[in-house]
RNA sequence: GCGGGUGUAGCUCAGUGGAAGAGCGUUCCCCUUAUCCGGGAGAGGUCGGUGGUUCGAAUCCAUCUGCCCGCA
Numbered sequence: 001g002c003g004g005g006u007g008u009a010g011c012u013c014a015g016u017g018g019a020a021g022a023g024c025g026u027u028c029c030c031c032u033u034a035u036c037c038g039g040g041a042g043a044g045g046u047c048g049g050u051g052g053u054u055c056g057a058a059u060c061c062a063u064c065u066g067c068c069c070g071c072a
Base pairs, nucleotide, nucleotide: 001071002070003069004068005067006066007065010024011023012022013021018055026042027041028040029039030038048064049063050062051061052060
């Protein structure tokens, strides 16, 4: 330099047009003499950036960028 993959919550990931969820973690409450375990409730995400398509974009398109793989 060329090609491919990937970027979503603190971590690991799902979601492939109708507007974002799970597990773990975390906060509060219950339970316990207390801790663990168990039960209930909550907080937390301009979906890597910019532009485009669309009534509507995490999702489709272009480009930039971080990371990974291959070729030269």
Molecule: transfer RNA
Organism: uncultured Occallatibacter sp.